[in-house]
Predicted 3D model of a 271-nucleotide part of an RNA (large-subunit ribosomal RNA, domain VI) from a Dehalococcoidales bacterium. Taxonomically the source falls in Dehalococcoidales (Bacteria, Bacillati, Chloroflexota, Dehalococcoidia). Its mean pLDDT, the model's own confidence on a scale to 100, is 86.
Context: one part of a larger RNA
RNA sequence: CGUCUGGAGAUUUGAAGGGGGCUCUCUCUAGUACGAGAGGAUCGAGAGGGACAGACCUCUGGUGUUCCAGUUGUUCCGCCAGGAGCACUGCUGGAUAGCUAUGUCUGGUUGUAAUAAGUGCUGAAAGCAUCUAAGUACGAAGUAUGCCCUAAGAUAAUAUCUCCCAUCCUGACUUCGGUCAGGGGUAAGACCGCAAAUAGACUAUUUGUUUGAUAGGCGGCGUGUGUAAGCACAGCAAUGUGUUCAGCUUAGCCGUACUAAUGGUCGAGGG
Numbered sequence: 001c002g003u004c005u006g007g008a009g010a011u012u013u014g015a016a017g018g019g020g021g022c023u024c025u026c027u028c029u030a031g032u033a034c035g036a037g038a039g040g041a042u043c044g045a046g047a048g049g050g051a052c053a054g055a056c057c058u059c060u061g062g063u064g065u066u067c068c069a070g071u072u073g074u075u076c077c078g079c080c081a082g083g084a085g086c087a088c089u090g091c092u093g094g095a096u097a098g099c100u101a102u103g104u105c106u107g108g109u110u111g112u113a114a115u116a117a118g119u120g121c122u123g124a125a126a127g128c129a130u131c132u133a134a135g136u137a138c139g140a141a142g143u144a145u146g147c148c149c150u151a152a153g154a155u156a157a158u159a160u161c162u163c164c165c166a167u168c169c170u171g172a173c174u175u176c177g178g179u180c181a182g183g184g185g186u187a188a189g190a191c192c193g194c195a196a197a198u199a200g201a202c203u204a205u206u207u208g209u210u211u212g213a214u215a216g217g218c219g220g221c222g223u224g225u226g227u228a229a230g231c232a233c234a235g236c237a238a239u240g241u242g243u244u245c246a247g248c249u250u251a252g253c254c255g256u257a258c259u260a261a262u263g264g265u266c267g268a269g270g271g
Base pairs, nucleotide, nucleotide: 001153006164007163008162009161010160011159016150017149018148019147022050023049024048025047026046027045028044034039052107053106054105055104056103060101061100062099063098067094068093069092070091071090072087073086074085075084076083077082111145112144113143118138119137120136121135165270167184168183169182170181171180172179173178189266190265191264192263193209194208195207196206197205214260215259216258217256218255219254220253221252224248225247230243231242232241233240234239
C1' cells in the first nucleotide's frame, strides 16, 4: 500500500507448506499346528527395552563471581574485640531463583481411501482352458488422509462477534434538496514516551502507566546457611557453655503508593 467501498478490537476456516512415521527382546497362545526325529510356527494377546524427538524442573544431580558459614597470608580502620580491601570468586563447605541432563513426562501406533508386485471370482475372443478383453474382489514400512506446527499478499486477498458514530470550517458547482475537493477538533482505538518482564542481539512480544501493585523500597512468609555480635559463666589459656533452631538471607509468594511510571501525537463521517 492492497484486501471495492467508514474507522477500530478480538476470534476464526484452511488453499498451501513443514515436521513425525524407527526398531529389538521376552511371556502366553504352545512345545500346539507341522515333522520319523531333530526341531518348531502363522494368526492373536501382553510386558519390557534401545536409539531418536518434544516439553518441563516435582524428584536425582550440575551451575549459581549478587546468599550463609569456616579459614590462611597481608594492609588498613589508633590498640583489644569486631570488621573491610587484596591474594583465580584467595581457598574450602553448603545453597534460592533461573538455566540445565545424566533427571521427569510424553510421542511413533491404530483407522480410512485408491493402488504396486502378487492372489482371485465370473468370463469370452478360441464350444476347452484362461485373474481380463466387458464386469468384479483383495493386496505394502510405499501414496493420499488421519496426528503436530505455520498459514487469507490464498491479489480467487475467507468467515463470525463486538465497539465508535453520522460533527465543524473553507472553496467550487448547484435543479437551493445538496454534491465534490481540501482542512480542523474528536469517538472507538492506536502509536510515541515512560515503569518493567513470563519476552529479548536490535526490533518484535507481553504486563502496566495514578481510575495504578509495573519496577524499586518497606512489612510478613518462604528458602538457604547453621547458632551472630555483645554480655555473663567455666577454664592459666586455646576454647567451651548460656542468652540462641540464633543472626544474616540474591532472583520466590502475599501485601503496602513511600519512590519512579510527568506527558504527547494520530485516528471515522461512509456505495